[in-house]
RNA sequence: GAGAUGCGGCAGGGGCGCCCCGGACGGGGCUGAGAUGGACCCUUUGAACCUGACCCGGAUUAUACCGGCGGAGGAAGUUGCGGGACCGAUCAG
Numbered sequence: 001g002a003g004a005u006g007c008g009g010c011a012g013g014g015g016c017g018c019c020c021c022g023g024a025c026g027g028g029g030c031u032g033a034g035a036u037g038g039a040c041c042c043u044u045u046g047a048a049c050c051u052g053a054c055c056c057g058g059a060u061u062a063u064a065c066c067g068g069c070g071g072a073g074g075a076a077g078u079u080g081c082g083g084g085a086c087c088g089a090u091c092a093g
Stems, first nucleotide, its partner, number of pairs: 001086001006081005011043004016037001017030005049074003055068004
C1' cells in the first nucleotide's frame, strides 16, 4: 500500500394474504422472518419486494399453500471502525 470475513453510524427500499365465527370493534385458525408489528425482511456480492399474472401444474375448507415460470425483466447506499495472508518502498544492524 492493498485487503476477505466481521462490527457500527446515518440513510433508504418492501410486504401484509387466505379460511371460520360475529351486526360491528374484535376473536380463532393456515403459511411465513413478517399477515399492521412499532416489529420483520432487504439495500447492487441486490430471490427483500414488484412485473409477467385474473399465468401454468399440484394440493387445500381456502390462499403464490407447494412447485414451475426463473438467474426472465425491474428493484433501495453511503460512510466509519477493525483487519490476516500477500506485495512494495525506505531506514538501521
A computed fold for a 93-nucleotide RNA, annotated as TPP riboswitch aptamer (THI element). The model forms 100% of the base pairs in the Rfam consensus. The sequence was found by an Rfam model in a public genome assembly. Rfam family: TPP riboswitch aptamer (THI element). On this family, see Rodionov et al., J Biol Chem 2002: "Comparative genomics of thiamin biosynthesis in procaryotes. New genes and regulatory mechanisms". The prediction has a mean pLDDT of 75.